[in-house]
RNA sequence: GGCCUUAUCGUCUAACGGUUAGGACGGAGCCCUCUCAAGGCUCAAAUACGGGUUCGAUUCCCGUUAAGGCUA
Numbered sequence: 001g002g003c004c005u006u007a008u009c010g011u012c013u014a015a016c017g018g019u020u021a022g023g024a025c026g027g028a029g030c031c032c033u034c035u036c037a038a039g040g041c042u043c044a045a046a047u048a049c050g051g052g053u054u055c056g057a058u059u060c061c062c063g064u065u066a067a068g069g070c071u072a
Stems, first nucleotide, its partner, number of pairs: 001071007010025004018055001027043005048064005
């Protein structure tokens, strides 16, 4: 250089083109407790970036960036 794959809450991980973008751990608050831990309830937190297709894109297409792999 060429080709291929991947990118979602702080972390890990789901999501037929129509989801309130779900779950676990972690975080905050409340309940419980003499206190702590455990347990219960609630809350906050995400689609790498820029375009395109579509009535509608996390999902499909193109490019960029980053990571990984194969090859010369």
Transfer RNA from a Bacteroidota bacterium, 72 nucleotides, folded computationally.
Its Rfam family is "tRNA". It is annotated as a transfer RNA. About the family: Transfer RNA (tRNA) molecules are approximately 80 nucleotides in length.
NCBI's taxonomy places the organism under Bacteria, Pseudomonadati, Bacteroidota.
The coordinates come from a structure-prediction model, not an experiment, and the mean pLDDT is 82.